[in-house]
RNA sequence: GCCGACAUAGUUUAGUGGUAAAACGACUCAUUGGUAAUGAGUUGAGUGUGGGUCCGAUUCCCACUGUCGGCU
Numbered sequence: 001g002c003c004g005a006c007a008u009a010g011u012u013u014a015g016u017g018g019u020a021a022a023a024c025g026a027c028u029c030a031u032u033g034g035u036a037a038u039g040a041g042u043u044g045a046g047u048g049u050g051g052g053u054c055c056g057a058u059u060c061c062c063a064c065u066g067u068c069g070g071c072u
Stems, first nucleotide, its partner, number of pairs: 001071007010024004018055001025043006048064005
């Protein structure tokens, strides 16, 4: 230099053109002599950035940024 994949909650991942889900985590309560475990409840992201298409974009298209891989 060229090609490809990926970017979503504090972490790991899912998701689909019609207001984003789960687990773990954090917090509160119950339970215990106390902790852990367990049970109940609460909490948090508008989806890397910028444009385009569309009535509507996390999803489709383009560029950029970053990470990873391959080729030279």
A computed fold for a 72-nucleotide RNA from Candidatus Levybacteria bacterium RIFCSPHIGHO2_01_FULL_40_16, annotated as transfer RNA. RNAcentral records the identical sequence in 3 taxa. Taxonomically the source falls in Candidatus Levyibacteriota (Bacteria, Bacteria candidate phyla). It matches the Rfam family "tRNA". The family's RNA type in Rfam is transfer RNA. The sequence is in RNAcentral, with records from ENA.